[in-house]
RNA sequence: GCGUCAUCCCCGGGGAGCCAGUGCUGGCUGAGAGGGGCGUGUCACGCCGCCCGACCCGUUGAACCUGAACCCGUUAGCACGGGCGGAGGGAAGGGCCGGCACUUUCGC
Numbered sequence: 001g002c003g004u005c006a007u008c009c010c011c012g013g014g015g016a017g018c019c020a021g022u023g024c025u026g027g028c029u030g031a032g033a034g035g036g037g038c039g040u041g042u043c044a045c046g047c048c049g050c051c052c053g054a055c056c057c058g059u060u061g062a063a064c065c066u067g068a069a070c071c072c073g074u075u076a077g078c079a080c081g082g083g084c085g086g087a088g089g090g091a092a093g094g095g096c097c098g099g100c101a102c103u104u105u106c107g108c
Stems, first nucleotide, its partner, number of pairs: 001100002007095003011058004017028004035052005064089003070083004
C1' cells in the first nucleotide's frame, strides 16, 4: 500500500401483531409484541412525537417495507403452510486480528 474472512462497535437499518374482556388486566404466536425517560395534552391514564434500552438485520442483504384491506389451505382470530417471488425497494461507516505484495534496515 492492497484485498478479504471472522468478530466487535460512542456506525447504520428495522418492526412491535392477534384474542377475551375493555383505556386497566390476562392469554396466544414470535428473536422481539413498546422496558425506561422527556415533551405535548389530560382530572388522571392512554394515544401521539423525540431520545435511550431489549431483539433482529446490514448487500452472500426474505431484518423490514411495497404490491396488500392480495390469492389458496388452515385458525375463534392472529399466527402457520403454499403462492405472489429471488418481483420492486432496503442499511454496505469504522476499529481490531490474520494474509499477500513492495520499500528500508540488520543478520547469514
Model confidence (mean pLDDT): 76 of 100. A computed fold for a 108-nucleotide RNA from Aurantiacibacter odishensis, annotated as TPP riboswitch aptamer (THI element). It matches the Rfam family "TPP riboswitch aptamer (THI element)". Rfam links the family to the GO term thiamine pyrophosphate binding. Rfam describes the family as follows. Vitamin B(1) in its active form thiamin pyrophosphate (TPP) is an essential coenzyme that is synthesised by coupling of pyrimidine and thiazole moieties in bacteria. The model forms 100% of the base pairs in the Rfam consensus. Taxonomically the source falls in Aurantiacibacter (Bacteria, Pseudomonadota, Sphingomonadales, Erythrobacteraceae).